[in-house]
RNA sequence: UUUGAGAAUUUGAUCCUGGUUCAGGAUGAAUGCUGGCGGCGUGCCUUAAGCAUGCAAGUCGAACGGGAGAGUCGCAAGACAAUUCAGUGGCGGACGGGUGAGUAACGCGUAGAAAUUUACCCCUCAAUGGACCACAGCUCGUCGAAAGACGGGGUAAUAGUCCAUGGUCUCGCAAGAGUAAAGAUCUUAACUGAUCGUUGAGGGAGAAGUCUGCGUCCUAUCAGCUAGUUGGUGGGGUAACGGCCUACCAAGGCAAUGACGGGUAGCUGGUCUGAGAGGAUGGUCAGCCACAACUGCACUGAGACACGGGCAGUACACCUACGGGUGGCAGCAACUGGGAAUAUUGCGCAAUGGACGAAAGUCUGACGCAGCGACGCCGCGUGGAGGAAGACGGCCUUAGGGUUGUAAACUCCUUUUGCCAAGCUAUUCACGGCUUGGAGAAUAAGCAUCUACUAACUACGUGCCAGAAGUCUCGGUAAUACGUAGGAUGCAAGCAUUAUCCGGAUUCAUUGGGCGUAAAGUGUGCGUAGGCGCUUUGAUGAGUCGUACUUUAAAGCCUUAGGCUUACCCUAAGAAUUGGGUACGAUACUAUCAAGGUUGAGGAUUGGCAGGGAUGCUGGAACAGUAAGUGUAGCAGUGAAAUGCGUUGAUAUUUACUGGAACACCAAAGGCGAAGGCAAGCAUCUGGGCUAUUCCUGACGCUGUGGCACGAAAGCUAGGGGAGCGAAACAGAUUAGAGACCUGUGUAGUCCUAGCCGUAAACGAUGUCUGCUAGCUCUUAGGCAACUAGGGGUGUAAGCUAACGCGUUAAGCAGACCGCCUGGGGAGUACGGCCGCAAGGCUAAAACUCAAAGGAAUUGACGGGGACCCGCACAACCAGUGGAGCGUGUGGUUCAAUUAGAGACGAAACUAUAGACCUCACCAGGGUUUGACAUACUAGCGUCCUAUUCCCUAGAAAUAGGGGAAAGUCGCAAGAAGGCUAGUACAGGUGCUGCAUGGCUGUCGUCAGCUCGUGCCGUGAGGUGUUCCCUUAAGUGGGGAAACGAGCGCAACCCGCAUCUAAUGUUACAUAUUCAUUAGAAACUGACCUUGCUUAAACAAGGAAGGAAGGAGCGGAAGACGUCAAGUCAGCACGGCCCUUAUACCCUGGGCCACACACACACUACAAUGGCGAAAAACAAUGAGCAGCAAGCCGGUAACGGCAAGCAAAUCUCUGAAAUUUCGCCUCAGUUCAGAUUGGGGUCUGCAACCCGACCUCAUGAAGCCGGAAUUGGUAGUAAUCGCGAAUCAGCAUGUCGCGGUGAAUACGUUCUCGGGUCUUGUACACACCGCCCGUCAAGGCAGCAAAGUUGGGGGUAGCCGAACAUCGUCCUCGUGGCGAUGGAGGCUAACACCAGCGAUGAAGCUUAAGUCGUAACAAGGUAUCCCUAGCCGAAGCUGGGGAUGGAUCACCUCCUU
Repeated sequence: UUUGAGAAUUUGAUCCUGGUUCAGGAUGAAUGCUGGCGGCGUGCCUUAAGCAUGCAAGUCGAACGGGAGAGUCGCAAGACAAUUCAGUGGCGGACGGGUGAGUAACGCGUAGAAAUUUACCCCUCAAUGGACCACAGCUCGUCGAAAGACGGGGUAAUAGUCCAUGGUCUCGCAAGAGUAAAGAUCUUAACUGAUCGUUGAGGGAGAAGUCUGCGUCCUAUCAGCUAGUUGGUGGGGUAACGGCCUACCAAGGCAAUGACGGGUAGCUGGUCUGAGAGGAUGGUCAGCCACAACUGCACUGAGACACGGGCAGUACACCUACGGGUGGCAGCAACUGGGAAUAUUGCGCAAUGGACGAAAGUCUGACGCAGCGACGCCGCGUGGAGGAAGACGGCCUUAGGGUUGUAAACUCCUUUUGCCAAGCUAUUCACGGCUUGGAGAAUAAGCAUCUACUAACUACGUGCCAGAAGUCUCGGUAAUACGUAGGAUGCAAGCAUUAUCCGGAUUCAUUGGGCGUAAAGUGUGCGUAGGCGCUUUGAUGAGUCGUACUUUAAAGCCUUAGGCUUACCCUAAGAAUUGGGUACGAUACUAUCAAGGUUGAGGAUUGGCAGGGAUGCUGGAACAGUAAGUGUAGCAGUGAAAUGCGUUGAUAUUUACUGGAACACCAAAGGCGAAGGCAAGCAUCUGGGCUAUUCCUGACGCUGUGGCACGAAAGCUAGGGGAGCGAAACAGAUUAGAGACCUGUGUAGUCCUAGCCGUAAACGAUGUCUGCUAGCUCUUAGGCAACUAGGGGUGUAAGCUAACGCGUUAAGCAGACCGCCUGGGGAGUACGGCCGCAAGGCUAAAACUCAAAGGAAUUGACGGGGACCCGCACAACCAGUGGAGCGUGUGGUUCAAUUAGAGACGAAACUAUAGACCUCACCAGGGUUUGACAUACUAGCGUCCUAUUCCCUAGAAAUAGGGGAAAGUCGCAAGAAGGCUAGUACAGGUGCUGCAUGGCUGUCGUCAGCUCGUGCCGUGAGGUGUUCCCUUAAGUGGGGAAACGAGCGCAACCCGCAUCUAAUGUUACAUAUUCAUUAGAAACUGACCUUGCUUAAACAAGGAAGGAAGGAGCGGAAGACGUCAAGUCAGCACGGCCCUUAUACCCUGGGCCACACACACACUACAAUGGCGAAAAACAAUGAGCAGCAAGCCGGUAACGGCAAGCAAAUCUCUGAAAUUUCGCCUCAGUUCAGAUUGGGGUCUGCAACCCGACCUCAUGAAGCCGGAAUUGGUAGUAAUCGCGAAUCAGCAUGUCGCGGUGAAUACGUUCUCGGGUCUUGUACACACCGCCCGUCAAGGCAGCAAAGUUGGGGGUAGCCGAACAUCGUCCUCGUGGCGAUGGAGGCUAACACCAGCGAUGAAGCUUAAGUCGUAACAAGGUAUCCCUAGCCGAAGCUGGGGAUGGAUCACCUCCUU
């Protein structure tokens, strides 16, 4: 010193990295909706496109001659003459005004310089003498359409020429020579005087030209450029220096500090933004430059190569008599076109300024004003005060109310702006300004938004539609996100959108970032340029610092003051202008020079250490082959096999020989090397390092763009070699397939020599060098030791980190230098260039597309990861299911309908503890419409008021029509309730949505878990507690521990059974109580012994005692936090939607019972542990019963029927239980097994038994002889087996719920299957593995690449033609002349490279709810993955060689801590 804000979005959640988006300001803006006034500004950003019309540069008669000429004088001739016109002449048209095409440049900015010029203006000095020639105008004539041109005659000047003079200037050594001019007006009687000029010289001011330092965009996929090029000498040229031009000579000049080329662009003061540093920009105003239709050129002039001058060429436009001419708005207006888009063919010279003039004045689209546009900024207004019945209306509503809202109405007041009227003012004056009065709340509010960011919420409509959206996203029937309304918020004559710039963005980081894993350290070294560099002294004073001066135009910004009623605006003063230059001073640091020093660096010396490199020689084991012997049927190989080898003798074994490659043990965390990499032994050559001793040099150093060298494996070229292994290939397996994994063969290769290639997860994912900052330990070398030095490790202090982790081998604290990064994909790709024999390498984009991609860690879930534990989970055992017949349910099919729901476990004898009608929801047909049912109102009806009920006709019934009988409830009564008919509100719906819901239920699972408070740890999600050890059925208990406690679950409390005691006892009774009811007791590892475990405890095991019961006694009820959008709108309730003469209601009949088939659950069997018969014998329990259970008796073969006692039940009945036992027959057979099916006859219930009931009886007598793959239940009074009861129910059970009888076998154990729990590990999953996800193919869309070719553009080069003009030469008739040469704009031609457009087709990319094929990756992803390389294959990919861990699991070793 006045100055810095963030948010949304990756995730289940977190931290970080990182992009995207938003909030702010600004604009020469545009668009949409809206619009009262004033002031000040501002207005073609696009086609430097084209322009009708008017105006924008003239002026001077006091330079000149002439023409016209009002008027005056005069008889007239004529004279004078205001004024005016073209021409000659002078000055000005080089200023002012416009535009930004070109230009990357001394163009601009800034600071300087010397070799220059300068009209008008100012100052000083001097001069202004004489002579002369023409040409316009004019007149006569000629040509032409015009524009214009030509000829003859005559004329003036401040026009022109000559002479004189010469302080100046030029030439020259000098002498000397050469070099100027103009007058006009006024005045005076005149001389003269005054003013304005003219000429020369000097000076000034201002202006212009030239040169130089520094600064001034992108691109290296532009790396080399340059012949007037760089310099010199002579000459020419210019106002002036200079290769500016020319001749000759030399060969230079520029460039990585970016030359040359390409693209883009006027520069600046300033403007916008920003805390600043910066970034972006250059409209208006001001300075400079450039341009004037495009290109070139000169003339005049003080000044131009000239916007409203000239010549020529080109393009365009116009006139024409076709012969020729004319034009240039990027001046002001206007017009056309273009475009999203930008104004009046206005007034005036009154002011300011300019040109001319002596002046008056004339001219001035400069300028001053007005007009148009909310284009911007600023100001004002659309009223103020009061006013609650909180009005009406609107909207919402829980129906009470709330809100709009003091808002309105109403009362009082005011008059800005606007309207009407009068007056004043500006010396001239365009435009204007000021004052006063009058009426009247009158003339005046919109736009956007309202999910979050972001201030502001409700209703209705819509229903992934229509639409919204800046981002995330919203919308699939309850949308604060779409549309509308009400309300609210924000700003306001504006508001919003779009576009662009800065900011936020510390997201290119100088201020102010990073590179182990997020993007990012070159594979490694050597070293050039460059950058940086130890210590002491001296010198210099370049950098640096200080002081002074100068400059940094004005305007603008800032401060102060003043003027407009305020503000914007304007004026003045100051400050500022951070920069440049000059002078003087300082000398620490940097630098330069000089002289020293030794610690950095290097060297010498003598030993030592090591798979460092190269060459040569040698060795043994193993392997393969060859030969021979012995020997016989197999060998080999795998998860299992097969291909293969073998009776022509393999494998095995022995001996000998041959061959190539690699070097067991030592061996290690160890050694060496720059990295890649290096391993049998010996020898030779050779590099570097370390250590120890003393000495030497004296900063010789560090890093290192470009460059050079080295550089695994694979691969390439040529020649060798080839044992084993082994891409490709062939074959066998596996598989749905298997171009793979596995197996058998096997080529290149692997090896050597010579040469290429130049890449790897070339990794410590960590560049090199130097210094500093606690330890411990191993190893190597030296040393007696302390210790020193090198190398390696663990993981600790401080510190760092997003975390993981790093931590003297840093990722800590600092310094030097280099390399690299800036969202994901496209892509390490295309094009271009360089390298390579090739493969390919290096360098390296864009269009397009997405809102993420990513790192670390957390909690879960998952794993064909691990550890531990449990469960009828497996195992063991018993009995089944799956095969048969039948029953029931489901699917499917069929049907007019076969109503609907339930679908792995956890649907399927389930909803349904019971479909002939009813039920009933389905179908066919017939009927009703305020309704079968509820409430309310209105009107009517009716022996007093009228329910109820009967008969007849039609009909299948409902119902319709007709006729009759009959008398009730409350109230003393009046009357009321009730009834019928009609109407209105409404009823009604088993219609939809269980994904809108309540309630209830299933399931994991009776599994042991799920959480909280406080504390502690962590940036945080979160962790701890709850993990660990022991134990339990149990998060049960104990110990330990940054935890201490608590809650819901566990257990217990509850019920039943088993024992006992006491009491009571009807209908039970054996007189003991069995039994029933009620109330109590009892069991707790409580006491004892032994063992196990442990420091101990808890606990576990065994034993014995007691006891009815012993370790939870057995069984039930009871189901934590939650999961499955699990099930149910058809049990009920309920939001919303739908139907309303029908999707409601009634009735008859049918259907839910169908039947090639598939599945589920049962029943009965297949028989002798049985069947049948008989009779005899024996033993229950739970329950039920009045529209009921029914004894008993009689009839019937029986089902059952008739009569009928008892019982609303411990009384009576159902109710004789069966298996069992005993006796007899059957004798292994489709049977005396089994009973389906079918025929006949009956019984019962019920309006009704045909579809479609159950039972009885006679006859019939099917499949079936124990059941494939697979699968279910059960651990004890259980399985198995036997019967009994009940609910539902008129009737109907093989089902369901209960009851008792008889009553087993087995459990070694936890490897495996399934499910669950805890801990741990990996993860690319979080809708959580039924996850995620890769590639080909097919389809649509998009942008780009290559491409035969084709089109366009600019560029230079070469050649030809060549205007104006310039220079030179030449000719004559001497001119504004002719001809020739050279240059020259431009045109044509040729080849060249470059840029851009299109392009059949090709290859790749991205993208698009539900396409195809596989399943490559994520878990050990089912063959660990990935990198480089080579081959192969529909595709992901596979295989070989080498490498990495960014691999899980197990084991071992080593190290560390205690």

Notes: This is a predicted structure of a 1458-nucleotide RNA (small-subunit ribosomal RNA) from a soil metagenome. Rfam family: Bacterial small subunit ribosomal RNA. Its mean pLDDT, the model's own confidence on a scale to 100, is 82. RNAcentral holds the sequence, with entries from MGnify.